[in-house]
This record gives sequence, structure tokens and C1' cells, in this order.
RNA sequence: GCGAGAUUGGUUCAGUGGCAGAACAUGUGCUUCCCAAGCAUAGGACACGGGUUCGAUUCCCGUAUCUCGCA
Repeated sequence: GCGAGAUUGGUUCAGUGGCAGAACAUGUGCUUCCCAAGCAUAGGACACGGGUUCGAUUCCCGUAUCUCGCA
């Protein structure tokens, strides 16, 4: 330099044009003499920019970061 893949709460992962979810973690409450465990509840996210569309996390283009392959 060329090509391919990935980017979603604090972490690990789903999701697929029409409300963004799970587990763990965090806060609060209950339980307990205390801790742990357990139960309930709350907050928190689609890498960035542009385009298509009535509507984009999803489709298209570009940028950034990471991984892999070729040279």
C1' cells in the first nucleotide's frame, strides 16, 4: 500500500428498517446482630460525519480505532 472483519450501558454479548434487550456490575430498599447470599426496584449505551427512506442501531458512502490476511 491492497483486501476482509469488528465497533451497541462500566464489562461480555444479542438484536435487525418501526419502543434498544439480556447477564454480570453499580445505586437504593427489604431480609440479617454484622457480612455474604437472596428478593424487589432505579439509572446508564447503538464509534463519528454525510446520504437513501415517512422512519436508520440496521441499507449506502467516507473518517477513526482494533483484529486478520496479502504484498
Molecule: transfer RNA
Organism: Candidatus Vogelbacteria bacterium